[in-house]
Predicted 3D model of a 90-nucleotide RNA (c-di-GMP-I riboswitch aptamer) from Desulfofundulus thermobenzoicus. Its Rfam family is "c-di-GMP-I riboswitch aptamer". Rfam describes the family as follows. GEMM was predicted in a large-scale screen for bacterial structured RNA regulatory elements. Its mean pLDDT, the model's own confidence on a scale to 100, is 82.

RNA sequence: UCUCCUCACGGGCAAACCCGGCGAAAGCCGGGGACGCAAAGCCACGGGUCUAAAGUUCCCUUCCGGGAAUAUGACGGCCGGGUUGCAAGG
Numbered sequence: 001u002c003u004c005c006u007c008a009c010g011g012g013c014a015a016a017c018c019c020g021g022c023g024a025a026a027g028c029c030g031g032g033g034a035c036g037c038a039a040a041g042c043c044a045c046g047g048g049u050c051u052a053a054a055g056u057u058c059c060c061u062u063c064c065g066g067g068a069a070u071a072u073g074a075c076g077g078c079c080g081g082g083u084u085g086c087a088a089g090g
Stems, first nucleotide, its partner, number of pairs: 004090003012037002017032006035077001041083003045080003048075003056068004
C1' cells in the first nucleotide's frame, strides 16, 4: 500500500407509523419518529420488484365505462456491479 474479517466511544443515516405537500399511481419531499444500517454515501449498468397517466390494442354502435400488454415513471433499506470514504483491532 492492497484485499478480507471483526468491530462502534464520538459522529452519521433513518423502517413502520403520524402530520403537511407533490404525483394518475408506484412513490417522492419536509417535519416528527426509530425498526434497523459499517457504506442504509453516490451511480438505474445487469437481474428483480412495484405502478400504468399518456400512447397502443380489445369489449362496447359511439361516448362513458371496463380488460390486456407496455416504462418513458419508481424502488439503491431486494441482489449483483461500478465508484468514493471513516475510529480501533486482527